Background:
c-di-AMP riboswitch aptamer (ydaO/yuaA leader) from Aeromicrobium sp. 9AM, 175 nucleotides, folded computationally. Taxonomically the source falls in Aeromicrobium (Bacteria, Bacillati, Actinomycetes, Nocardioidaceae). Its Rfam family is "c-di-AMP riboswitch aptamer (ydaO/yuaA leader)". Rfam describes the family as follows. This family represents a conserved RNA structure found upstream of the ydaO and yuaA genes in Bacillus subtilis and related genes in other bacteria. The ydaO/yuaA element is thought to act as a genetic 'off' switch for the ydaO and yuaA genes in its native state. It is believed that the element may be triggered during osmotic shock leading to activation of ydaO, a predicted amino acid transporter gene, and members of the yuaA-yubG operon which code for KtrA and KtrB K+ transporters. The model forms 92% of the base pairs in the Rfam consensus. Its mean pLDDT, the model's own confidence on a scale to 100, is 76.
RNA sequence: UCGGGCGCACCGCCGAAUUGCCACAGUCAUGGGGAAGAUGUCUGAGGCGAACCGGGGACCCAUGUGUGUGGGGUGAAUCGGAUCACGCUGAUCUGUCAGAGGAUCGGCGCGAACUGUAGGGCAGACCUUGGCCCGAACCCGUCAGCUCACCCGGUAGGCGUCGAGGCUACAUAGG
Repeated sequence: UCGGGCGCACCGCCGAAUUGCCACAGUCAUGGGGAAGAUGUCUGAGGCGAACCGGGGACCCAUGUGUGUGGGGUGAAUCGGAUCACGCUGAUCUGUCAGAGGAUCGGCGCGAACUGUAGGGCAGACCUUGGCCCGAACCCGUCAGCUCACCCGGUAGGCGUCGAGGCUACAUAGG
């Protein structure tokens, strides 16, 4: 000097997932000779707010009138393709006294991994362009169009983020 790992503090990013107050527990610090008490930091779980996000919910509007394969929501996270396994099923062939069974070719469903994709992210904002990454998970329970009043719920988690051009914002320095 470069690269990697861990920890702390600050700053910042994705995301609604931030913030104030109160009381409690723990922790550390201040103070004190020491103890108790006090004040403050941080953490945890709780209560009440603010702000933000989401859902339910009229008129009007929209939609709709045989039934079924249910449907809906949060979220960027949808929709396909081919392969394989399994289940159901159709046709043909085979098998048998009749069956069971077997083979081939299909259909539907489900699952696995693969691949593409709507969409989302890449550090002030916007536009163009190359590249990279994600493209999960969960909830309601047969029920939800929109939606005033009104009602309900959430405020997690993961990170340190690549270039080029244009147009701007802010800051700093110099004149």